[in-house]
Context: one part of a larger RNA
RNA sequence: UUGGGCGUAAAGCGCGUGCAGGCGGUUUGACAAGUUGGAUGUGAAAGCUCCUGGCUUAACUGGGAGAGGUCGUUCAAUACUGUCAGACUAGAGAAUGGGAGAGGGAGGUGGAAUUCCGGGUGUAGUGGUGAAAUGCGUAGAUAUCCGGAGGAACACCAGUGGCGAAAGCGGCCUCCUAGACCAUUUCUGACGCUAAGACGCGAAAGCUAGGGUAGCAAACGGGAUUAGAUACCCCGGUAGUCCACGCCGUAAACAAUGUGCACUAGGUCGAGGGCGUUCUGACGCGACUCUCGGCCGAAGCGAAAGUGUUAAGUGCACCGCCUGGGGAUUACGGUCGCAAGGCCAAAACUC
Numbered sequence: 001u002u003g004g005g006c007g008u009a010a011a012g013c014g015c016g017u018g019c020a021g022g023c024g025g026u027u028u029g030a031c032a033a034g035u036u037g038g039a040u041g042u043g044a045a046a047g048c049u050c051c052u053g054g055c056u057u058a059a060c061u062g063g064g065a066g067a068g069g070u071c072g073u074u075c076a077a078u079a080c081u082g083u084c085a086g087a088c089u090a091g092a093g094a095a096u097g098g099g100a101g102a103g104g105g106a107g108g109u110g111g112a113a114u115u116c117c118g119g120g121u122g123u124a125g126u127g128g129u130g131a132a133a134u135g136c137g138u139a140g141a142u143a144u145c146c147g148g149a150g151g152a153a154c155a156c157c158a159g160u161g162g163c164g165a166a167a168g169c170g171g172c173c174u175c176c177u178a179g180a181c182c183a184u185u186u187c188u189g190a191c192g193c194u195a196a197g198a199c200g201c202g203a204a205a206g207c208u209a210g211g212g213u214a215g216c217a218a219a220c221g222g223g224a225u226u227a228g229a230u231a232c233c234c235c236g237g238u239a240g241u242c243c244a245c246g247c248c249g250u251a252a253a254c255a256a257u258g259u260g261c262a263c264u265a266g267g268u269c270g271a272g273g274g275c276g277u278u279c280u281g282a283c284g285c286g287a288c289u290c291u292c293g294g295c296c297g298a299a300g301c302g303a304a305a306g307u308g309u310u311a312a313g314u315g316c317a318c319c320g321c322c323u324g325g326g327g328a329u330u331a332c333g334g335u336c337g338c339a340a341g342g343c344c345a346a347a348a349c350u351c
Base pairs, nucleotide, nucleotide: 004322005321006320008304012319014201015200016199017198021194022193023192025088026087027086028085029084030083031082033081034080035077036076037075038074039073040072041071042069048066050063051062053060091191092188093187094186095184096183097182098181103177104176105175106174107173108172109171110154115149116148117147118146119145120144121143125136126135162169163168206247207246210243211242215241216240220236221235222234223233258318259317260316261315262314263313266296267295268294269293270292271291272290273289274288275286276285277284300307301306324351325350326349333344334343335342336341
């Protein structure tokens, strides 16, 4: 490189928006660029192929034909692709009417609990563990009652539940704001899919200068345990955890499963709508219908375990990635970053 692959063997970018590029619904006409056919020109010689000479051969000599092309010109064909023009509505989008939701941002507000402070009652312990000790306490602790301060998180509801592209999102109220879903089938008329580079978002930890600090708690100090104990257990405790500005850009960022579309048995449970059923409503019921989330399973697939309309089945479009283990989530170089470090990414050598 070809081929083959990417849930667990090497391999799906953490996620999105989207320019270029690739690919693209039904139908009519035109053109004839791609495509197909004919004609013609050219593709030097040598070489290749065939014949011949030479001679034992080879090298070599002579001759003929053919092959060799994203090639030029010209004539023609018009199914497919393309381009231009027109039409369509099944893709996509818009409109109208609805209900659901921890989706996002800002502001306000509530109660429980922990801690601390002040006061009352009250007296000798308390706390902690496997057992202890350090610690706290006669300067009155723990316990209990009243009042106050402050920060952080929101019990029950809560669910195999919901929302979000992912990261993620949970007290209550208000404002601003995004998306999905259902119904009507009114409008636009292919406006689509994917997406290198680019741009944006991106847990935790960490960073810069500032604020805040109740609880928890790396580091650190002490007590235990132990042969030792740089740990596990206990008593303390600072960064941090919280807020606002800005960086960082990584995770087993996992469903270890890229995105979109189509097709391919069923059963069962849950969530949001619609429809039907009963005179209406509620509660229900339905072998009805759309969307979303689980479980089990036919065929198929799979090395197996498993997966199985939420595919890892059958196909199409496009992107990313893999190519024995170590060396190496490395070096050098480039680039980004305040730094920590990130991204791109080898080789020698070795098995």